[in-house]
Order: sequence, then structure tokens, then C1' cells
RNA sequence: GCCGACUUAGCUCAAUGGUAGAGCAACUGAUUUGUAAUCAGUAGGUUGGGGGUUCGAGUCCCUCAGUCGGCA
Repeated sequence: GCCGACUUAGCUCAAUGGUAGAGCAACUGAUUUGUAAUCAGUAGGUUGGGGGUUCGAGUCCCUCAGUCGGCA
């Protein structure tokens, strides 16, 4: 330099163009003499930045940034 993949909650990952979810972690409560475990619940998101298409975009298109891989 060329090509490709990825970027969503604190972490790991889902989500046919039509209400953004799960597990773990955190917090609260129950249980226990206490801790752990278990059970119930709560909170947590400019879906990497910007722009476009669309009635409607995490999803499609363009661009920028970052991470990883391949070729040279």
C1' cells in the first nucleotide's frame, strides 16, 4: 500500500428494516448466628463519530476513527 472481518450495558455476546435483550458482574430484599451458595427484584445503553436512504435504521449505503487478520 491492497483486501477482509469486527465496534451494542462494567465484561462476553444476541437482536427478519417495526418496543434494544440474555448470561456474568453491580445494587436491594428474602434465607443464614455470620459468610458463601440459593431465590426474588432493581438499576444500568447517544448501538464507535458524522452524513445519507426510508413512514421507520443496531440492521441498508457513504465517510472517518479504532481493533484484529490476510497479501505484498
This is a predicted structure of a 72-nucleotide RNA (transfer RNA) from a Holosporales bacterium. The sequence was found in a public genome assembly. Rfam family: tRNA. By type it is a transfer RNA.